c-di-GMP-I riboswitch aptamer, 76 nucleotides, folded computationally. The model forms 94% of the base pairs in the Rfam consensus. The sequence was found by an Rfam model in a public genome assembly.

């Protein structure tokens, strides 16, 4: 440097549910939990998808769907 993710170790991340708060709403933000995750790290007008609120123009939201960027350990 390419390629991978069976085992083991380090580290890490936290889904659903409860408590509190923010929003009309997707959904967020703390606590608690522990289904999962080899990028469940980052990026949402300006890839594509999905979703709320609006007659509607539009204004939003989801990275734990795909994707794009960077990146830690094993293994060969």
């Nucleotide at each position: 440097u390419c390629g991978u993710g069976u085992g083991a170790a380090a580290a890490g991340c936290a889904a659903a549910g409860c408590c509190g708060g923010a929003g009309c709403g997707a959904u967020c933000c703390g606590g608690u939990g522990a289904c999962g995750c080899a990028a469940a790290g980052c990026u949402a007008c300006a890839g594509g998808g999905g979703c709320u609120c609006g007659u509607a123009a539009g204004a939003g939201c989801c990275a734990g769907c795909c994707a794009g960027c960077u990146g830690c350990c094993g293994c060969a």